Predicted 3D model of a 72-nucleotide RNA (transfer RNA) from a Candidatus Jorgensenbacteria bacterium. It matches the Rfam family "tRNA". Its mean pLDDT, the model's own confidence on a scale to 100, is 84. NCBI's taxonomy places the organism under Bacteria, Bacteria candidate phyla, Candidatus Joergenseniibacteriota.

[in-house]
RNA sequence: GCCAGGGUAGCUCAGUGGUAGAGCGUCCGCUUCAUAAGCGGAAGGUCGUGGGAUCGUUCCCCACCCCUGGUA
Numbered sequence: 001g002c003c004a005g006g007g008u009a010g011c012u013c014a015g016u017g018g019u020a021g022a023g024c025g026u027c028c029g030c031u032u033c034a035u036a037a038g039c040g041g042a043a044g045g046u047c048g049u050g051g052g053a054u055c056g057u058u059c060c061c062c063a064c065c066c067c068u069g070g071u072a
Base pairs, nucleotide, nucleotide: 001071002070003069004068005067006066007065010024011023012022013021018055026042027041028040029039030038048064049063050062051061052060
């Protein structure tokens, strides 16, 4: 350089056009003499950046940035 995959919550990842989610973590409460475990609740997101198509995009198209693998 070329090819492929990926970038979504603090972390690991779902979500294939119509209100963005789960597990873990964090915080609050219940429970306990206390802690852990368990149960309930809450907060937390410019969906990598810009542009385009669409009534409407995390999702489709283009360019760019970053990560991983392959290739000479």
The RNAcentral record of the sequence draws on ENA.